The part of an RNA shown here (large-subunit ribosomal RNA, domain IV) has 334 nucleotides and comes from a wastewater metagenome.
The RNAcentral record of the full RNA draws on SILVA.
It matches the Rfam family "Bacterial large subunit ribosomal RNA". Rfam links the family to the GO terms structural constituent of ribosome and ribosome.

Context: one part of a larger RNA
RNA sequence: ACAUGGUUAAGGAACUCUGCAAUACAACGGCCGUAACUUCGGGAUAAGGCCUCCCCUCGUAAGAGGGGCUCAGUAAAAGACCACUUGCAACUGUUUACCAAAAACACAGCUCCCUGCUAAAGCGUAAGCUGAUGUAUAGGGGGUGAUGCCUGGCCAGUGUCAGAACGUUAAGGAGAGAGGUGAUCCCUGCUUGCAGGGCGUAGCUUUGAACUGAAGCGCUGAUGAACGCCGGCGGUAACUAUAACCGUCCUAAGGUAGCGAAAUUCCUUGUCGGGUGAGUUCCGACCCGCACGAAUGGCAUAAUGAUGAGUGGACUGUCUUGACCAUGUACUCG
Numbered sequence: 001a002c003a004u005g006g007u008u009a010a011g012g013a014a015c016u017c018u019g020c021a022a023u024a025c026a027a028c029g030g031c032c033g034u035a036a037c038u039u040c041g042g043g044a045u046a047a048g049g050c051c052u053c054c055c056c057u058c059g060u061a062a063g064a065g066g067g068g069c070u071c072a073g074u075a076a077a078a079g080a081c082c083a084c085u086u087g088c089a090a091c092u093g094u095u096u097a098c099c100a101a102a103a104a105c106a107c108a109g110c111u112c113c114c115u116g117c118u119a120a121a122g123c124g125u126a127a128g129c130u131g132a133u134g135u136a137u138a139g140g141g142g143g144u145g146a147u148g149c150c151u152g153g154c155c156a157g158u159g160u161c162a163g164a165a166c167g168u169u170a171a172g173g174a175g176a177g178a179g180g181u182g183a184u185c186c187c188u189g190c191u192u193g194c195a196g197g198g199c200g201u202a203g204c205u206u207u208g209a210a211c212u213g214a215a216g217c218g219c220u221g222a223u224g225a226a227c228g229c230c231g232g233c234g235g236u237a238a239c240u241a242u243a244a245c246c247g248u249c250c251u252a253a254g255g256u257a258g259c260g261a262a263a264u265u266c267c268u269u270g271u272c273g274g275g276u277g278a279g280u281u282c283c284g285a286c287c288c289g290c291a292c293g294a295a296u297g298g299c300a301u302a303a304u305g306a307u308g309a310g311u312g313g314a315c316u317g318u319c320u321u322g323a324c325c326a327u328g329u330a331c332u333c334g
Base pairs, nucleotide, nucleotide: 001329002328003327004326005325006324007323008322010320011319014318019315029051030050031049032048037042039146053068054067055066056065057064058063069073081313082312083311084310085309086308087307088305089304093105094104109144110143111142112141113140114139115138121130122129123128147300148299149298150297152230153229154228157227158226159223160222161221162220163219166218167217168216172212173211177207178206179205180204181203185198186197187196188195189194190193231249232248233247234246235245258292259289270286271285272284273283274282
């Protein structure tokens, strides 16, 4: 000096990002008592008090009266700090084995889509298997996430579903026609069997128009708890300010209820109020929402949480501000 443990006058969070850490609280017994809120179950061991041993007498007992001892009587062990406000997630649960336990995941509930059984979906080249020895109150997939109150507008784009008249459209079918070759034949020349040229059958071959030809796409419609999206400018009231109101442009339609400087607010420590001696945090409001908003759910919410933020009480070596002790190391000598 470090680690672990212990004691500490006065003060008592002044420490610090933060009461981190460590005290204290005092209890799974008995009696009394217990608020807001609430889904009426809870909250709740809320909070907050008091009691506890032994002997004698009385009493069946609970207990009552009297007395006694110890530092100490729930005589050991074991055995919660409490309260208030608020965010998030309903809850118990799950998770990054070895830096994250959470507001993330899951969840019951809600909802949409698919599936009529040789089901859909999935695994496998296949045989086959799962689904399921199940049968739509079943099975698979997507989203949301208890409960309460609710879940607005837009189908123009993308997707999905339905439709079949028309347009477009492949291979294939079809084969009008065109080209090449083509014995024979015809013409010319002459050295009389050769050379040059021409018309060109069949066949073979290279192509090939019309016509026919599915889904798809175009087209028509539906669909948002499908992917998603949900405006701008100018003016106007008899103080001022503001604009219920009017005009205009654009759009598929221009954000409804509720909430709002929020886990979302840049400007920003917004403004006002509360709390403090002093408050970038906190709580309550306001609303010019840079850039909330309704199952990518909105807003509330009792209970729950090794959850985030703020406050108070109690208590303390966290601190003022240090000191001392024990054990083990480091270090020195052997």